[in-house]
Description
The part of an RNA shown here (small-subunit ribosomal RNA, 5' domain) has 472 nucleotides and comes from an uncultured bacterium. The RNAcentral record of the full RNA draws on ENA and SILVA. The coordinates come from a structure-prediction model, not an experiment, and the mean pLDDT is 87.
Context: one part of a larger RNA
RNA sequence: AACGAACGCUGGCGGCAUGCCUAACACAUGCAAGUCGAACGAAACCUUUCGGUCUAGUGGCACGCGGGUGCGUAACGCGUGGGAAUAUGCCCUUGGGUUCGGAAUAACUGUUAGAAAUGACUGGUUAUACCGGAUGAUGUCUUCCGACCAAAGAUUUAUCGCCCGCGGAUGAGCCCGCGUACGAUUAGCUUGUUGGUCAGGUAAAGGCUCCCCAAGGCGACCAUCCUUAGCUGGUCUGAGAGGAUGAUCAACCACACUGGGGCUGAGACACGGCCCAGACUCCUACGGGGGGCAGCAGGGGGGAAUAUUACACAGUGGGCAAACGCCUGAUCCCACUAUGCCGCGGGGGAGAUGAAGGCCUUAGGGUUGUAAAUCUCUUUUACCCGGGAUGAUAAUGACUGUACCGGGAGAAUAACCUCGGGCUAACUCCGUGCCCGCGCCCGCGGUAAUACAGAGGGAGCUAGCUUUGUUC
Numbered sequence: 001a002a003c004g005a006a007c008g009c010u011g012g013c014g015g016c017a018u019g020c021c022u023a024a025c026a027c028a029u030g031c032a033a034g035u036c037g038a039a040c041g042a043a044a045c046c047u048u049u050c051g052g053u054c055u056a057g058u059g060g061c062a063c064g065c066g067g068g069u070g071c072g073u074a075a076c077g078c079g080u081g082g083g084a085a086u087a088u089g090c091c092c093u094u095g096g097g098u099u100c101g102g103a104a105u106a107a108c109u110g111u112u113a114g115a116a117a118u119g120a121c122u123g124g125u126u127a128u129a130c131c132g133g134a135u136g137a138u139g140u141c142u143u144c145c146g147a148c149c150a151a152a153g154a155u156u157u158a159u160c161g162c163c164c165g166c167g168g169a170u171g172a173g174c175c176c177g178c179g180u181a182c183g184a185u186u187a188g189c190u191u192g193u194u195g196g197u198c199a200g201g202u203a204a205a206g207g208c209u210c211c212c213c214a215a216g217g218c219g220a221c222c223a224u225c226c227u228u229a230g231c232u233g234g235u236c237u238g239a240g241a242g243g244a245u246g247a248u249c250a251a252c253c254a255c256a257c258u259g260g261g262g263c264u265g266a267g268a269c270a271c272g273g274c275c276c277a278g279a280c281u282c283c284u285a286c287g288g289g290g291g292g293c294a295g296c297a298g299g300g301g302g303g304a305a306u307a308u309u310a311c312a313c314a315g316u317g318g319g320c321a322a323a324c325g326c327c328u329g330a331u332c333c334c335a336c337u338a339u340g341c342c343g344c345g346g347g348g349g350a351g352a353u354g355a356a357g358g359c360c361u362u363a364g365g366g367u368u369g370u371a372a373a374u375c376u377c378u379u380u381u382a383c384c385c386g387g388g389a390u391g392a393u394a395a396u397g398a399c400u401g402u403a404c405c406g407g408g409a410g411a412a413u414a415a416c417c418u419c420g421g422g423c424u425a426a427c428u429c430c431g432u433g434c435c436c437g438c439g440c441c442c443g444c445g446g447u448a449a450u451a452c453a454g455a456g457g458g459a460g461c462u463a464g465c466u467u468u469g470u471u472c
Stems, first nucleotide, its partner, number of pairs: 001471003005468002008465002012344006019336001020302001025300001027298001029297003034061003039058002044053003068255003077180007086172001091168002094165005099133004108123001110121004139148003153160003181227001183225001188218003193215004199209002230252001232250002234245004257278005280291004312331001316330001317328004347377004357368004383408005391399001417460003421442002427456003431452001437444002
């Protein structure tokens, strides 16, 4: 000097930040991802009709973003600089195409099982859901002959879609050089191990996987093993070199009760998806089922210690939608906390018989001290009353009657903490008598203690001041 701090004493206001560092411990309750009727057929309701509303269901897109945490990881994980053997939904540019048919199925009806979760059978139906045929190059494969591959419509008639391609953009996967803790009281490690042919697999190179073959590969330039740890931009400190650190904000990585697995999809091996196993927990009619806050709040527990079960989608951003719009604990924003930084205030002038009181005294006086009283003035802040934005304008404001402005009354609402032997700014008296105690260190105290305790006066800092912890 610093802090995501904590304890003690004290505490007026505002702005901006910050706020489980410990148990990645287990969680009651609510919310945190939906949307589209301009893809589709039904039910219900409204309507004289046309039609409309509403959504369970099929279907499309999204849910791989956003939000959290730091368990694991000493690693191509991260940082930096390169690379080739890749795919990329939505978006942009551009070249073509959008033809003919078919069979189902949810919803629904009926029957039925079950405590529930959830089903089973029968009948029956639509589509931009599913399947077949056709066509098809500039696409793919090619022995350069040829072979192969697609589609979906909707409506308000102007568009929006759909399929096959070239190119771009974006985000992503992969490879490599260098850098990135500690320990040798860890010296040898390795059998898919190192390399090769065939094959498989992937979007893609590759022992990624596999039959076979060879016996290699790494290592004091520190392999292997152990311990610890998310990495970086940065942050703190320091004249710098360095040292320490990785909260908030931003980028990357990893994880989502523990372990494993794949499915769907452009993208996941998926926090609020699926399956299996395990631990824990809840419901049960004992046959069987449900769950996963390291999302936002919140309760328990742990701890020296860390906040509201608030408001709103008004702004910014995101998802869906042609749009209106809907959703959004992202975000905006409120509350709480001196946790930090910054700013402001706690009054100004006059006032000597230097009042009283306190303390000291050489008893003369000194000091507290212009301090108080007293007179007078002002009103920042706080309080009361009134007006009242910007943020967003065509309209829409949670914050909010907020910021700010005007008026009113009245010195009124506002000072503590630590220290005084030296280091180190600041001294006397009384009490105590190696006792009580103080103390970072040196040390102080055994009858005149500037070092203990109290008082008076003093010094420092100030809505804070000390102490403790940690870093430089």